[in-house]
């Protein structure tokens, strides 16, 4: 001491990316704050700076001056200068530097080193200036002439252990003195060693960028550049510099350029390895307004020194000066953002001094600031039979906040107040900024002390309001379009807590650059091949070496810090103290397996030689034949030729067709094969010739020669450029014709570049095994092509074995999966190339190549939250097999044309309420709107309510009912009688209040119900299996069936929902039982009317029967099928209930129930009237027809199933007729509707006409029903007498007792039916089939759809908006090069205008000590000249910004035009 997680699918795995939870920061911001410890604080403008302060000090070196006291001898003490020392430390800050700068480790025989320590020797003797200062001038002011004076300041002279130089003779070079108690003490001069600081020099380590390098050198980088020789220079080597010589150096192990950046100890992260930094702490370096430059000195090229230029600020008297906070405080400015102009030398350290002491903004404390670490606090116990109020929430019963609060006891850390009070002081006294601080003791007193972020999911913490794709949240999925746990607010929780969130930055997860520890068949990735220097890696043996490796020792790796122990502050952060360890480096001694170096050997890697073998290998130059086309002539006559169909084309000037002749190009049928060769593009008649590579067999030689390959050189399919050829055919480009909404396509007729030849380019692909090259090893099977063996054979044949090579299966392994599998995508070495998310983009700039097209090399910004890959289930498919079903075909009858009738739509309207909308809405909710219904409209009216509970209060009586008045009417008014076991209850008015009341929305919040796919045969599950996984087996296959129905087979076995069947009708019998039904016989009667019968018929029960049970055939010896027996019925006998997992956010809140949401004198309630009945037009379902299979008359027959007391209603009478009257019977096998039928049947008429067809409209008289037939009812009657002569494109139904046709009942209903749901009656025709069209099953297939083809998708244009490329230019920046001018300052020559103590010479004087004058030298000053900073020209380089237009990309719910891709995507797609 190694940890995940969301997020790409409908779901899997894989890869991949982003995103998120940790830590960490000199930190910034939003709320938010009680203390105290211990750090920490301008990352930004190396901008600028007012003030103040941060380097002095010695009087025991010197002189002079002022001052106090004075016992007058002197004592103190200031001040400005000479002169030493120290201003080179020590404080800052990273601008510069990619560098020997800085780490590590070494060199220095090539060096320095004030003070300090040890040591040796010495400190004699003179000499001349100059500050201070005085004096008179100049200057505004800095300053600045003239004259005295000192000294540990300068000179020179003697010595010279010793130093240096040296030609070995020698030459040469010092000093300084001062206190003093007069011991001594501090200096001072030459050495000599030490320590200690440095200064040069070396290995080795140090950041992007090659789109910064004609690639090993003439080509890139250099000219002091690389070496050399003598010389300057320095403290010292060195081209450091100079002059000559010579021409080198330095780079792919990455030079020159370009960017960026102070190194490091460390520091933050991380399991590590490793990324990131590089604040404070420390060490080292670099600068100190910007550049240059020296001087002083031991140390500098000097932060608070000088000189020169620049730039800015400041002061002026305009003439000139001054100045340099990146020291400490502290202003401005900048920024997101960093503090007091604070005490003190007490400690620690430094400077000077003997010394006391001065100075110290180093430092040492304190103040600001939650910046960060740590510690403490905000109470503690108790307190519920009042679980308090009061917040939320609620299913209304509670629930929670919450023992929480209140109340009771307690306690005092903090915080206030009073006393007391350090340690730090070394060193005996005396000294403490901090500071009356820490700590101690007493007092008061719960009193003054909690917030922040969060609660979809990651992730830990749910409800309520509001709100309605808005508002707004968002770290990534994603929330939000009226129930939001995701927004806002409450009110709970939830985490951390003096903080707590965000933002930003680094690691981390991230094995997502992979050394540790990745990968390239399809996901991103093997270079189109090949050959091949350099470069990496190499076989079997012996020997040496010891460079790599391995041990031991010696150094060294700073201190702090991490880390272990211990310790000290109450503790902990911090602080000491010790120890590890600091993976490196140097050295130095051993070891010899390996790698590696030299040498020797070797034969298995590799080569060569000898036979022999096979091929479309490559070049060259020849020659063949079939076919196409042109030509010519010869037959011959009208079309040819093209499609899907045509047309453009060709043809009566003779095609096409045939036949012969010739002409020319190109290209080689069959052989022909997952054959064969070749690096790879590739390569195919025949034959010369010339050549390259491979295999095989046995031996010989050679002896590691080998394998791979960056750059590099070569080849390289098409298209395609360039010159000259050549052109039959094919065919971009173009024409024409068709197709089409277009149709610049596909098709068709034409047809030119090119395709073919030589030469040169070009270098590109889906140059593909999407699989780099070599070598080894790892189980087999089987085909093929070459060769060599062995059996066998006359020869083959076949057998068998081996190497090559090329294909298929497969173990084992591996792989995300598909899949590969000795030809590996297994296992293992070795060398190359190549990959890190999609898009932008293989572009854009630059570079280099090319005639060009155009290649190669190859970014960013900007934008998504995926883009991907294998499989899996679905759905689909103008994808395949199978196979259903009135789906089609075959029929039969209709709709779609005409009146009308209903339903919609549309309009209209005050309202035409309201739903229903492909199929699966539309004669649907309506199984019946004149009032009602009724929900719509208009108009009048109620308001606790038309209708339920429930209170409470007048407390009045009834309320209803009946009458009068108004009124349209609801309804108001007035009256009248008027209940009761009387307790005062029921009952009911009145007011008040809780509630009622909505056919108001939301069917997309929902129950329930329904519709459809579909009466289709399918949809599951357990267990076991197989797959990592979705998920597959089963359920797939062969067979069969109406059927997942049965057999069989099978890694599968059972089993559920569904099929069947069990239920109803119906169809044949049998047996019960016979009214109200039935009647053969017997009787009777107008009549089954009685009476009798139960035989028949029917009714009503209960049973039988049908099961592929028998037979034959097929069949797999099965299931099953076909035939046939027999049977009333045969293969499900017909008909009906019956509706699997599921689908359509299918339909209904208006049938009911329901959450939420809305209205409440009205969105409720009541009432009249009125509308749903409207009418240009359109549609859907119907109904009647159009007529002779027919229509009128007349006569005659046959049903089945039902209904019926608010009811059906007979006879009987009236009425042409709807129907009236009438009332018998009848809760109905009895009466009744109901004579029931109609089609039918017979006769009889009409005679093809808008009629004797057709009834519509219309008039006029009736009937019924009803309170009421005007808007707006069914029906009579009698007149009228419309369109319509069988219906365009299309389009419904139906498979037998069906369609067709005929007519009966019902139901709602007062009344109203062509609509609905039942009944019977007559009663066909046609099915070959299964190709298509429709819908569906099963199994396979493609996919880029999954909301599932009404799916997805692509591009141009339109408009927005962002980023970038070009761009005539333009404006800057940065490093150079060239020349021009050239300050300071050094270097050098010149030895002069001039000045001139000190030493030298010379005169002259001399009190002999000297002095004065000239001269030379020295310096100085001055001049030339080298160097040189700014500055200036000039033309290139790189780089930024900005640009009129310009171009392409990306992005943006709903825009324009196509259909380009996914299914065979409708012409296969693609490089």
């Nucleotide at each position: 001491u190694u940890a995940g997680a969301g997020u790409u699918u409908g779901a899997u795995c894989c890869u991949g990316g982003c995103u998120c939870a940790g830590a960490g920061c000199g930190a910034a911001c939003g709320c938010u704050a009680g203390c105290g410890g211990c750090g920490g604080g301008c990352u930004u403008a190396a901008c600028a700076c007012a003030u103040g302060c941060a380097a002095g000090u010695c009087g025991a070196g010197c002189g002079c001056u002022c001052g106090a006291c004075u016992u007058c001898g002197g004592u103190c003490g200031g001040g400005a200068g000479c002169g030493g020392c120290g201003g080179a430390c020590g404080g800052g800050u990273g601008a510069g530097u990619a560098a020997c700068a800085c780490g590590u480790a070494g060199g220095u025989u090539a060096c320095c080193u004030g003070c300090c320590c040890u040591u040796u020797g010495g400190u004699g003797a003179g000499g001349g200036a100059u500050a201070a200062c005085c004096a008179a001038g100049g200057g505004a002011a800095a300053c600045u002439u003239g004259g005295c004076u000192a000294a540990u300041a300068c000179c020179a002279c003697a010595u010279a252990u010793g130093g240096u130089c040296u030609a070995c003779g020698g030459a040469u070079c010092a000093a300084a003195g001062c206190c003093u108690c007069a011991c001594g003490g501090c200096g001072c001069c030459a050495g000599a060693g030490g320590a200690u600081g440095g200064g040069c020099c070396u290995g080795c380590g140090u950041c992007c960028c090659a789109u910064u390098a004609u690639u090993u050198a003439a080509u890139c980088c250099u000219a002091g550049u690389u070496g050399g020789c003598g010389g300057g220079g320095u403290a010292a080597c060195g081209g450091c510099c100079c002059a000559c010589c010579a021409a080198g150096g330095g780079u792919a192990c990455g030079a020159u350029g370009g960017g960026u950046a102070g190194c490091u100890g460390g520091u933050c992260u991380g399991a590590g390895a490793g990324g990131a930094u590089g604040a404070u702490c420390a060490g080292c370096c670099a600068c100190a307004c910007u550049g240059g430059a020296a001087c002083u000195g031991a140390g500098a090229c000097a932060c608070g020194g000088u000189c020169c230029a620049g730039a800015c600020u400041c002061c002026u008297a305009c003439g000139g000066g001054a100045g340099g906070c990146a020291g400490c405080a502290g202003u401005g400015g900048g920024g997101a953002a960093u503090a007091u102009u604070a005490c003190g030398c007490a400690a620690u350290g430094g400077g000077c001094g003997a010394a006391a002491g001065c100075c110290u903004g180093a430092c040492g404390c304190a103040g600001c600031c939650a910046c960060g670490c740590c510690g403490c606090g905000u109470g503690u116990g108790u307190g519920a039979u009042u679980g308090a109020a009061g917040g939320c929430c609620u299913u209304c019963g509670g629930g929670u906040c919450g023992u929480a609060a209140a109340g009771c006891a307690c306690u005092g850390u903090c915080u206030g107040g009073a006393g007391g009070g350090a340690c730090g002081a070394a060193g005996a006294u005396c000294u403490g900024a901090c500071g009356g601080u820490a700590c101690c003791u007493c007092c008061a007193a719960a009193g003054a002390a909690a917030g922040c972020a969060c609660c979809g999911g990651c992730u830990a913490a749910c409800c309520c309001u509001g709100u309605g794709c808005c508002a707004g949240c968002a770290g990534c999925c994603g929330c939000g379009g009226u129930a939001a746990u995701a927004c806002a607010g409450g009110g709970g929780g939830u985490g951390c807590a003096a903080g707590c969130g965000u933002u930003g930055c680094u690691c981390g997860g991230a094995a997502u650059u992979a050394c540790u520890g990745g990968g390239c068949g399809u996901a991103a990735a093997g270079c189109g091949u090949g050959c091949g220097c350099a470069g990496g890696c190499g076989g079997c043996u012996c020997g040496c070496c010891a460079a790599g490796u391995c041990g031991g020792g010696g150094g060294u790796g700073a201190a702090a810090g991490c880390c272990c122990g211990g310790g000290g502050c109450u503790c902990a952060a911090c602080c000491c103290c010790g120890g590890a360890a600091u993976u490196g480096c140097c050295u130095u001694c051993g070891a010899a397996a390996c790698u590696g170096g030299c040498g020797g050997g070797c034969u298995u890697g590799a080569a060569u030689g000898c036979g022999g073998g096979a091929g479309a290998g490559g070049g060259u130059c020849g020659c063949g034949g079939a076919a196409u086309u042109c030509u010519u002539g010869g037959u011959g006559u009208a079309g040819a030729g093209g499609u899907g169909a045509a047309a453009u084309u060709c043809g009566u000037a003779g095609a096409g067709a045939u036949c012969a002749g010739g002409a020319a190009g190109a290209a080689c049928a069959c052989c022909a094969g997952u054959g064969g060769c070749g690096a790879a593009a590739g390569c195919g008649g025949c034959g010369a010739c010339c050549u390259g590579g491979c295999c095989c067999g046995a031996c010989a030689u050679u002896g590691a020669c080998g394998c791979u390959c960056a750059u590099g050189c070569a080849c390289g399919a098409g298209a395609g450029c360039g010159u000259g050829g050549g052109g039959a055919g094919c065919a971009a480009a173009c024409a024409g014709g068709a197709u089409u909404a277009g149709a610049u396509a596909c098709c068709c007729u034409g047809g030119u570049a090119g395709u073919c030849c030589a030469c040169g380019c070009c270098g590109u692909a889906a140059a593909c095994g999407a699989u780099g090259a070599a070598c080894a090893c790892u189980a087999g099977g089987u085909g093929u092509g070459g060769g060599c063996g062995g059996a066998g054979u006359c020869g083959a044949a076949u057998c068998u074995g081996u190497c090559c090579g090329u294909g298929c299966c497969g173990c084992a392994g591996c792989c995300a999966a598909c899949g590969c599998g000795u030809u590996a995508a297994g296992u293992g070495u070795u060398c190359c190339g190549c990959c890190u998310g999609g898009g932008g983009a293989g572009u854009a700039c630059g570079g280099c190549c090319g005639c060009a097209a155009g290649g190669c090399u190859a970014a960013a910004a900007c934008u998504c939250a995926a883009a991907g890959g294998a499989a899996u289930u679905g759905a689909c498919g103008g994808g395949g097999g199978c196979c259903c079903g009135c789906a089609c075909a075959a029929g039969c009858a209709g709709c779609g044309g005409a009146g009308c009738a209903u339903g919609u739509u549309c309009u209209u309207u005050a309202a035409u309420u309201c739903g229903a909308u492909g199929c699966a809405a539309c004669g649907c909710g309506a199984a019946g709107a004149a009032c009602c219904u009724u929900a719509c409209c208009u108009g009048g009216a109620c308001u606790u309510g038309a209708c339920a509970u429930g209170u409470g209060g007048c407390u009045g009586c009834a309320a209803g009912c009946g009458c009068a008045c108004g009124g349209a009417a609801a309804c108001g008014u007035g009256u009248g009688a008027c209940c009761u076991u009387c307790g005062a209850g029921g009952g009911u008015g009145c007011c008040a209040c809780a509630c009622a009341g909505a056919u108001g929305c939301u069917g997309c919040a929902u129950g329930g119900c329904u519709g459809u796919c579909g009466u289709c045969a399918g949809c599951u599950c357990g267990u076991g299996u197989c797959g990592u996984g979705a998920g597959a087996u089963g359920u797939u296959g062969g067979g069969u069936u109406a059927a997942g129905u049965c057999c069989c087979g099978c890694a599968a076995c059972g089993a559920g929902c569904g099929c069947a069947a069990c239920c109803c009708c119906u169809g044949u019998g049998g047996c019960g039982u016979g009214u109200u039904g039935c009647c053969a016989g017997c009787a009777u009667u107008a009549a089954g009317u009685u009476g009798g019968g139960g035989a028949c018929u029917c009714a009503c029960g209960c049973c039988a029967g049908a099961c592929u049970g028998c037979c034959g055939g097929u069949g797999a010896c099965a299931a099953a099928c076909c035939g046939g027996a027999g049977g009333a019925a045969g293969g499900u006998g017909g008909g009906g209930a019956u509706g699997a997992c599921g689908u359509c956010a299918a339909g209904u809140c208006a049938u009911c129930a329901u959450g939420g949401c809305u209205c409440u004198u009205a969105c409720g309630u009541c009432c009249a009237g009125g509308g749903c009945u409207a009418g240009a037009a359109a549609c859907g379902u119907g109904c009647u027809a159009c007529a002779a299979u027919g229509g009128c008359g007349c006569g005659c027959a046959c049903a089945a199933a039902g209904g019926g007391u608010g009811g059906c209603g007979a006879a009987g009478c009236c009425g042409c007729g709807a129907g009236g009257u009438g009332g018998a019977g009848c809760g109905a096998a009895u009466c009744u509707c109901a004579u029931c039928a109609a089609a039918g049947c017979g006769c009889g008429u009409c005679u093809a006409a808008g009629u004797u067809c057709g009834g519509a409209u219309c008039g006029c008289a009736g009937u019924c029903u009803g309170c009421a037939a005007c808007u707006c009812g069914a029906c009579u009657g009698c007149g009228u007498g419309a369109a319509g002569g069988c219906g365009g494109a299309g389009u419904u139904g139906c498979u037998a007792g069906u369609a067709a046709u005929c007519g009966c009942g019902g139901a709602u209903c007062a009344g109203c039916a062509u609509g609905c749901c039942g009944c019977g009656g007559u009663g066909a025709a046609u099915a070959c089939g299964u190709u298509c069209c429709c819908g569906g099953g099963c199994c396979u297939u493609g996919u880029a759809c999954a909301c599932a083809c009404c799916g997805c998708c692509c591009g141009u244009c339109a408009c927005a908006c962002c980023a970038c490329g070009g761009g005539a230019g333009u404006a800057g920046g940065c490093a150079a090069u060239a020349c021009c001018c050239g300050a300071a300052g050094u270097c050098g020559g010149c030895g002069c205008a001039g000045c001139c103590a000190a030493c030298c010479c010379c005169u002259c004087u001399u009190u002999c000590g000297a002095g004065a004058g000239g001269g030379g030298g020295c310096g100085c000053g001055g001049u030339c000249g080298g160097c040189g900073a700014a500055g200036g020209u000039a033309g290139g380089g790189c780089u930024u910004g900005c640009g009129a237009c310009u171009g392409g990309g990306g992005u943006g719910a709903a825009g324009u035009c196509g259909u380009a891709a996914c299914a065979a995507g409708g012409u296969a797609a693609c490089c």
Model confidence (mean pLDDT): 84 of 100.
The RNA shown here (small-subunit ribosomal RNA) has 1471 nucleotides and comes from an uncultured bacterium.